Predicted 3D model of a 348-nucleotide part of an RNA (small-subunit ribosomal RNA, central domain) from uncultured Planctomyces sp. Model confidence (mean pLDDT): 86 of 100.

[in-house]
Context: one part of a larger RNA
RNA sequence: CUGGGCUUAAAGGGUGCGUAGGCGGCUCGUUAAGUAGGGUGUGAAAUCCCCCAGCUCAACUGGGGAACUGCGCUCUAAACUGGCGGGCUGGAGUGAGACAGGGGUGCAUGGAACUUCCAGUGGAGCGGUGAAAUGUGUUGAUAUUGGAAGGAACGCCGGAGGCGAAAGCGAUGCACUGGGUCUCAACUGACGCUGAGGCACGAAAGCCAGGGGAGCGAACGGGAUUAGAUACCCCGGUAGUCCUGGCUGUAAACGCUGAAUACUAGCUGGUAGCCCCAUAUGGGGUUACCAUCGGAGCGAAAGUGUUAAGUAUUCCGCCUGGGGAGUAUGGUCGCAAGGCUGAAACUC
Numbered sequence: 001c002u003g004g005g006c007u008u009a010a011a012g013g014g015u016g017c018g019u020a021g022g023c024g025g026c027u028c029g030u031u032a033a034g035u036a037g038g039g040u041g042u043g044a045a046a047u048c049c050c051c052c053a054g055c056u057c058a059a060c061u062g063g064g065g066a067a068c069u070g071c072g073c074u075c076u077a078a079a080c081u082g083g084c085g086g087g088c089u090g091g092a093g094u095g096a097g098a099c100a101g102g103g104g105u106g107c108a109u110g111g112a113a114c115u116u117c118c119a120g121u122g123g124a125g126c127g128g129u130g131a132a133a134u135g136u137g138u139u140g141a142u143a144u145u146g147g148a149a150g151g152a153a154c155g156c157c158g159g160a161g162g163c164g165a166a167a168g169c170g171a172u173g174c175a176c177u178g179g180g181u182c183u184c185a186a187c188u189g190a191c192g193c194u195g196a197g198g199c200a201c202g203a204a205a206g207c208c209a210g211g212g213g214a215g216c217g218a219a220c221g222g223g224a225u226u227a228g229a230u231a232c233c234c235c236g237g238u239a240g241u242c243c244u245g246g247c248u249g250u251a252a253a254c255g256c257u258g259a260a261u262a263c264u265a266g267c268u269g270g271u272a273g274c275c276c277c278a279u280a281u282g283g284g285g286u287u288a289c290c291a292u293c294g295g296a297g298c299g300a301a302a303g304u305g306u307u308a309a310g311u312a313u314u315c316c317g318c319c320u321g322g323g324g325a326g327u328a329u330g331g332u333c334g335c336a337a338g339g340c341u342g343a344a345a346c347u348c
Stems, first nucleotide, its partner, number of pairs: 004319003007302002012316001014201004021194003025088007033081002035077008049065006091191001092188003095184005103177007110154001114150008125136002162169002206247006215241002220236004258315006266293001268291010297304002321348003330341004
């Protein structure tokens, strides 16, 4: 001098759209609501504060002053905030021309693998484990060749590479469709930012109805292991996993880091563009995104460091010792499971 914080100590809402509200670019004029100054009225008395006085002092009491930081009216000022009117283009958006992409939805198609079935060959084991056994096989398995059916997932490319608000998205083709980036600077002219409620989306598991069911596989059965083994290992295996329609609304929904804007040393690499030099497998510049390192600063440190956790502004959400407890209760949502909201006693 300042006056709390939210990456990891308690604390960023899972994500977006958006209502109210809050905040809001440059410029000219006007107004005078806020704001500032003056005047005036009021702000009872008592109380508080200052001075003086009276009870022997004090408490107490009396007198005077100040104060009552407020409100009303009026005059003045017009920088700032607000209102009204005009203008602008660095914000925002539109347009034109390009570009990249597993962004989304639907339909169609494909090959490898897998199991099952059929047929051929073949003839005793196979499988599995640390070792075994359950299992399977002369009713011909395993192995091998050919064929058929089915469902699910899409090898290589594939990459701290891309896209999306997040969840998430990966075979191929087609149709429909959202967003982004770059260049130009033609158009609109602040149309912006945030966002309580609200609405929408929201992995997996789970639920309802109808399909589907190859592999895997909660539960369950068996074999082992073990003192036991409700496990780890093995043999099976139902829900489920998949599709359609609806519900649920939660996750270590994580970058454990809310959104937007501006500013503040750099090096290197990647992805997608554009421009210049001028022909080289090159160099330089610039924009958007992704990633590693790193300076100042910040930080308790780890670290972070133009993708900030730096410097500032605006708006929202959230925290306030551990346990009790995300429990009880009430409300509300849900078919249920349960979700959201959410204490206290007591105890340390």